A computed fold for a 138-nucleotide RNA from Actinoplanes sp. OR16, annotated as c-di-AMP riboswitch aptamer (ydaO/yuaA leader). The model forms 96% of the base pairs in the Rfam consensus. The prediction has a mean pLDDT of 80. Lineage of the source: Bacteria > Bacillati > Actinomycetes > Micromonosporaceae > Actinoplanes.
[in-house]
RNA sequence: GCCGAGCCACCGCCUAAUCACCGAAAGGUGAGCCGGGGACCCAGGUAGUCCCGGGGUGAAGCCGCUCCCCCCGAGCGGCCGGGCAGCUUCCCGCCCGAACCCGUCAGCUAACCCGGUCGGCGGCGAGUGGGAAGAAAG
Numbered sequence: 001g002c003c004g005a006g007c008c009a010c011c012g013c014c015u016a017a018u019c020a021c022c023g024a025a026a027g028g029u030g031a032g033c034c035g036g037g038g039a040c041c042c043a044g045g046u047a048g049u050c051c052c053g054g055g056g057u058g059a060a061g062c063c064g065c066u067c068c069c070c071c072c073g074a075g076c077g078g079c080c081g082g083g084c085a086g087c088u089u090c091c092c093g094c095c096c097g098a099a100c101c102c103g104u105c106a107g108c109u110a111a112c113c114c115g116g117u118c119g120g121c122g123g124c125g126a127g128u129g130g131g132a133a134g135a136a137a138g
Base pairs, nucleotide, nucleotide: 010123011122012121013120014119018031019030020029021028022027032117033116034115035114036113037112042107053105054102055101056100057099061079062078063077064076065075066074067073080097081096082095083094084093087134088133089132090131091130092129
């Protein structure tokens, strides 16, 4: 001097998942953000039989075809949903469409009640996917 890797700091992304205070710590309190339960009204329902329980968080759904005896699962295609360095819309490009929970029970829902605030990534030199328009702020 060059190449590669790791750690810390810093800057960002997905997500509600951040901030402040007390504490040696464990942990706790609060704010912000997020989720659930829960009236009137409304919705729904009203007779019989068969099959099938039903519900929630989340973008993570629906339909068709193929593989398979069927189911499941997988693959392909269509529609649709979500993310990509301040915000909104449009276009292009690149990705994602998981996982988990309740336990026979829950429509909406004022008052009221109960919870969560994890985790996973990238950059490492500057708005770091690109372009256009607009709004806002400084």